[in-house]
RNA sequence: UGCGAUGGUCGCGGCUCGCAGCGCGCGAGUCGAGGAAAGUCCGAGCUCCGUAGGGCAGACUGCCAGGUAACACCUGGGCGCCGACAGGCGACGGAUAGGGCCACAGAAAACAAACCGCCCGAUAACCCGGGCAAGGGUGAAAAGGUGGGGUAAGAGCCCACCGCGCGGCUGGUAACAGUCGUGGCACGGUAACCCCCAGUCGGAGCAAGGCCAAGUAGGCGGCGAGGUCCGGCCCGGACCGUCUGAGCCGUGGGUGGGCCGCAAGAGGUGCCGGGCGACCGUCACCCUAGAUAGAUGACCAUCCAUCCGUCGCGCGGAUGAACAGAACUCGGCUUACAACUC
RNA sequence: GGGGCCGUAGUCUAGCCUGGAUAAGGCACCAGCCUCCGGAGUUGGGUAUCCCCGGUUCAAAUCCGGGCGGUCCCGCCA
Numbered sequence: 001u002g003c004g005a006u007g008g009u010c011g012c013g014g015c016u017c018g019c020a021g022c023g024c025g026c027g028a029g030u031c032g033a034g035g036a037a038a039g040u041c042c043g044a045g046c047u048c049c050g051u052a053g054g055g056c057a058g059a060c061u062g063c064c065a066g067g068u069a070a071c072a073c074c075u076g077g078g079c080g081c082c083g084a085c086a087g088g089c090g091a092c093g094g095a096u097a098g099g100g101c102c103a104c105a106g107a108a109a110a111c112a113a114a115c116c117g118c119c120c121g122a123u124a125a126c127c128c129g130g131g132c133a134a135g136g137g138u139g140a141a142a143a144g145g146u147g148g149g150g151u152a153a154g155a156g157c158c159c160a161c162c163g164c165g166c167g168g169c170u171g172g173u174a175a176c177a178g179u180c181g182u183g184g185c186a187c188g189g190u191a192a193c194c195c196c197c198a199g200u201c202g203g204a205g206c207a208a209g210g211c212c213a214a215g216u217a218g219g220c221g222g223c224g225a226g227g228u229c230c231g232g233c234c235c236g237g238a239c240c241g242u243c244u245g246a247g248c249c250g251u252g253g254g255u256g257g258g259c260c261g262c263a264a265g266a267g268g269u270g271c272c273g274g275g276c277g278a279c280c281g282u283c284a285c286c287c288u289a290g291a292u293a294g295a296u297g298a299c300c301a302u303c304c305a306u307c308c309g310u311c312g313c314g315c316g317g318a319u320g321a322a323c324a325g326a327a328c329u330c331g332g333c334u335u336a337c338a339a340c341u342c
Numbered sequence: 343g344g345g346g347c348c349g350u351a352g353u354c355u356a357g358c359c360u361g362g363a364u365a366a367g368g369c370a371c372c373a374g375c376c377u378c379c380g381g382a383g384u385u386g387g388g389u390a391u392c393c394c395c396g397g398u399u400c401a402a403a404u405c406c407g408g409g410c411g412g413u414c415c416c417g418c419c420a
Stems, first nucleotide, its partner, number of pairs: 001339001004303007012032008034323001038334002041332005046205004053235004058201005063077005078092001079090004093196002098194002100190003115136002117132005144162006163185001164183008209260004219251005226240004253419002267286004272281003304320006343416007352369004362400001371387005393409005
């Protein structure tokens, strides 16, 4: 990308015209599924709700900038990881705000600590007293790394570079990067554990909602002071109701029809222009499903495509696929998928 | 259209919230004992892709995301 093209016959649904006309109907013309129509996971349009206030709770989002009606989507950039490159991937705020947890093993799992070991003292030797945390060992993870100095042995104890924290300057819209100075290590992991920070969120959904028609018993019995807007709670507000009974439960009755919403839209295609890009703008052209238990199918002919037979042309044969079927409408995401192409 | 719950041996459940290394129990099944044989009883044992895929984490049945399947509830008038 994803009914192969054209024509014909029959069948189904919508619309228009004609015939007929109370209506059913008949004829002609024209239109008639998807990239996912799916899942209903996000975001909106639209519609309604007594305009929807305050607090708590809750849910969601999470580098920066842009695009967009909006988004959790897309584009570009930053940073990190993987890769030889091309490129790919990333739920990517905070672990010095606080709390929790880190099984087993291990001396010790985060105010430290010392199993083996190293060094000093003492000793005939071991035990012992003291110093150390470099090496070994355990573990997913062990308290900055490398090198040098230093020391009894060692150690950021000191020094250089790297890393880290803090501050300044420069570049950049920003994320961030570079550089200079400084601290001297103090700071393990986990926030898809609680939490903190920043931000967003009124609710319901086309059975929304509006209109028409038809029919009937707003019946009966019981409970009953609260109920609804309002989805968790509280305050506040509005409405209905409090024995002339709101509402709930049971029982009984009626209808179970039609129209609008509903197909011209954040629409599509093409040229040009702007932008790295997502996308945006001007102009021109086009109108492209509306069923209601749910229409969109089957066959024939020719061509085309693929495959098979054939040395080959020709000819003959087979196939036209998988996932899947609109139900208010869009933008995304996710999932399913034969064959072909890049 | 909206919302909830569930999926763990053949079967019914626990564990999930609060992650920790052999996933626990009943019934069923298999084997031994007992009995002349069977049942009952008793002793022992096996049986799990924790529905599937991916992620977070040292570590996932458990937490998070996606998918599949099942089940339940609500929605006319008066």